Notes
The RNA shown here (transfer RNA) has 76 nucleotides and comes from a Bacteroidales bacterium. Model confidence (mean pLDDT): 80 of 100. The sequence was found in a public genome assembly. Lineage of the source: Bacteria > Pseudomonadati > Bacteroidota > Bacteroidia > Bacteroidales. Rfam family: tRNA.
RNA sequence: GCCGUAAUAGCUCAGUCGGUAGAGCGUUUCACUCGUAAUGAAAAGGUCCCCGGUUCGAUUCCGGGUUACGGCUCCA
Numbered sequence: 001g002c003c004g005u006a007a008u009a010g011c012u013c014a015g016u017c018g019g020u021a022g023a024g025c026g027u028u029u030c031a032c033u034c035g036u037a038a039u040g041a042a043a044a045g046g047u048c049c050c051c052g053g054u055u056c057g058a059u060u061c062c063g064g065g066u067u068a069c070g071g072c073u074c075c076a
Stems, first nucleotide, its partner, number of pairs: 001072007010025004019056001027043005049065005
């Protein structure tokens, strides 16, 4: 330098044939308990990596970029 895959909640990850996005764990509050843990209930938490395009509408499609991982090349 080229090619491929990935980027979604604090962490690990689902998901969407284009129509206001979810789980587990964690966090907070409450209940329970003498108290803690456990358990139960509830809540908060998101620019779906960035920029642009297409579209009535984009997390999803298209182009470019960034980052991570993997592969290839690096000759005379």